[in-house]
Description
This is a predicted structure of a 376-nucleotide RNA (Bacterial RNase P class A) from a Bacteroidota bacterium. Rfam family: Bacterial RNase P class A. Rfam classes the family as a ribozyme. Rfam's curators write: Ribonuclease P (RNase P) is a ubiquitous endoribonuclease, found in archaea, bacteria and eukarya as well as chloroplasts and mitochondria. The sequence was found by an Rfam model in a public genome assembly. The source organism's lineage runs through Bacteria, Pseudomonadati and Bacteroidota.
């Protein structure tokens, strides 16, 4: 130098002339001039966490849902870092590197392990012994898995039945680390897997969603149906039951009754459901922050904390944020060529905001690991 992979950053830029939108300033407060701004690193996908805003108040429980090694970070997250343990790939091979984990429990209980196979846990086909009554699981076989493995003893023939050395599972001690854990000795035990299978255990959790949700102007018909009820209480009060607590609409005349209290008229007014009118303009929410962006200083392995300077900020409501000439930057090809000519520049487009994940992405730049190559 050259390819792959990895991870960051960039993602065209300058003048001119016109055109939209916001803000400000003068203005005759429509219009005009001046001047400043005007669309991402994902603005996408809606998958997480939140700020907001409404449900009078949000209490207890249940039932849903979500997370799960350690510790650090942050408002919080299923995010980020670091470290641990398993599992996987690669190499210079016991070390080094990568990479993923839905990583709590099988000793609480319940299911499930197809097919083959005697049998998937209350085992006997084939096989060994045999005193022919039984004994027995080494040895084959089927499987993904079959009663821990190797030896050795022992026995009728075998078998953790004994012993040694390992293997795994708990326990219980030293060490070393904040801690998950690692090392070592002891000690009691041996089919196993599945919990992305019900479950068990802690932890954590109200719903909705900016077309939220406020206020204002206009207009209008609760003119209706049914039902239930007015303090003896109908119904209603954050997403699903319950329990708590709280909010809710009446007075009069007349009879009955010993009294509560019922009946019945009249005249208001209250909830459920179902049908049906008006209204569709306008201002807020609406962008100054857990913000972003450069340089330093400091602590931290890091992620990220704290200071101290300097910038920088779209706000529309059917939705603006743009055309056009030139010219520079980059990439491609023609050409002997620095010239010249021609062509190209991805993924995509804010709608309440922010922080995160995922997914897209044409060139370029850095930086890391690998391999190739090549010359001083």
């Nucleotide at each position: 130098g050259c390819u792959a992979c990895a991870a960051g950053c960039c993602a065209g830029g300058c003048u001119a002339u016109c055109g939209a939108u916001c803000c400000a300033a003068u203005u005759u407060u429509u219009c005009a001039u001046u001047g400043g701004g005007u669309a991402g690193g994902a603005a996408a996908g809606u998958c997480c966490g939140g700020a907001c805003a409404g449900c009078a108040c949000a209490g207890a429980g249940c039932a849903a849902u979500g997370c799960a090694c350690c510790g650090g970070u942050g408002a919080a997250g299923a995010g980020c870092c670091g470290g641990g343990u398993c599992u996987c790939g690669c190499c210079u091979c016991a070390g080094g590197c990568g990479a993923g984990a839905a990583c709590a429990g099988a000793c609480a209980g319940u299911g499930c392990c197809a097919c083959a196979g005697a049998a998937a846990a209350u085992a006997a086909c084939u096989g060994c012994c045999u005193c022919c009554g039984g004994g027995u699981a080494a040895g084959g076989g089927u499987g993904a898995a079959a009663a821990c493995g190797u030896a050795g003893g022992g026995u009728a023939a075998g078998a953790g039945c004994c012993u040694a050395c390992g293997g795994c599972u708990g326990u219980u001690g030293a060490u070393g680390g904040u801690a998950a854990c690692a090392u070592c000795a002891a000690u009691a035990g041996c089919g196993g897997g599945u919990a992305a299978a019900c479950c068990u255990u802690g932890c954590a959790u109200g719903c909705u969603g900016a077309a939220a949700u406020g206020c204002c102007a206009c207009a209008u018909a609760u003119a209706g149906u049914a039902c239930c009820g007015u303090u003896u209480g109908a119904g209603g009060a954050c997403g699903g039951c319950u329990c708590g607590u709280c909010c809710a609409a009446g007075c009069c005349u007349g009879c009955c009754u010993u009294a509560c209290g019922g009946c019945a008229g009249a005249c208001a007014g209250g909830g459920u459901a179902c049908a049906g009118g008006g209204u569709a303009g306008g201002c807020a929410g609406a962008u100054u922050g857990a913000u972003c962006c450069c340089g330093g200083c400091a602590g931290g392995u890091a992620a990220c904390u704290g200071c101290c300077g300097g910038g920088a900020c779209a706000g529309a409501u059917a939705a603006a944020u743009g055309a056009u000439a030139g010219c520079c930057u980059c990439c491609c090809g023609a050409u002997a060529a620095u010239a010249u000519c021609g062509g190209g520049a991805a993924c995509a487009g804010a709608a309440u905001c922010c922080g995160g994940c995922u997914u897209a992405c044409a060139g370029g730049c850095u930086u890391g690991u690998a391999g190739c190559u090549u010359u001083u």